[in-house]
RNA sequence: UCAGACAAAUGGCAAACCUAUUGUAAAGUAGGGACGCAAAGUUACAGAUCCGGUAUGCAGACGGAUGGCUGAACUGCCUGG
Repeated sequence: UCAGACAAAUGGCAAACCUAUUGUAAAGUAGGGACGCAAAGUUACAGAUCCGGUAUGCAGACGGAUGGCUGAACUGCCUGG
């Protein structure tokens, strides 16, 4: 620096759901719980999706959410080349 193999080893994270709590909501936080994950570590920059109020309605713009939607950026363990 590249790759993630019938692989090996130390481990790590934690979907749905339940309880409590925050929020108008999407959703977040804590505990339980494991569907899965070689970055399921961090980042809301771009796209996508979701929520909100406005307006007769739609779209749009605005604000918010999602990193376990995709891309991208930064960082990291082991093994092999």